[in-house]
RNA sequence: GCUGGGAUAGCUCAAUUGGUAGAGCAGCGCAUUCGUAAUGCGCAGGUUGCGGGUUCAAGUCCCACUCCCAGCU
Numbered sequence: 001g002c003u004g005g006g007a008u009a010g011c012u013c014a015a016u017u018g019g020u021a022g023a024g025c026a027g028c029g030c031a032u033u034c035g036u037a038a039u040g041c042g043c044a045g046g047u048u049g050c051g052g053g054u055u056c057a058a059g060u061c062c063c064a065c066u067c068c069c070a071g072c073u
Stems, first nucleotide, its partner, number of pairs: 001072007010025004019056001027043005049065001051063003
C1' cells in the first nucleotide's frame, strides 16, 4: 500500500426486509432475612466511533476519515 471483518449502556453482546435501540452482568430502590449473601420485583443508564449523502424514515444503504483485528504484498 491492497483486501475482508469490527466500533451500539460501565462491561460482554443482540437488533430479521430500512419502520419507536434491547438482553445479561454491574449500579440504585423495594420486598424477603435477626443481619448479610442469594432470590424476586422495579428503576436508571445511549450524540449507535467521527463527518457528510440518499430516504417520509438510517444502528442498518452509499462516500470520506479515525481506531482495532486478520490476511496479502
Model confidence (mean pLDDT): 81 of 100. A computed fold for a 73-nucleotide RNA from a Deltaproteobacteria bacterium, annotated as transfer RNA. Rfam family: tRNA. Rfam classes the family as a transfer RNA. Lineage of the source: Bacteria > Pseudomonadati > Myxococcota > Myxococcia.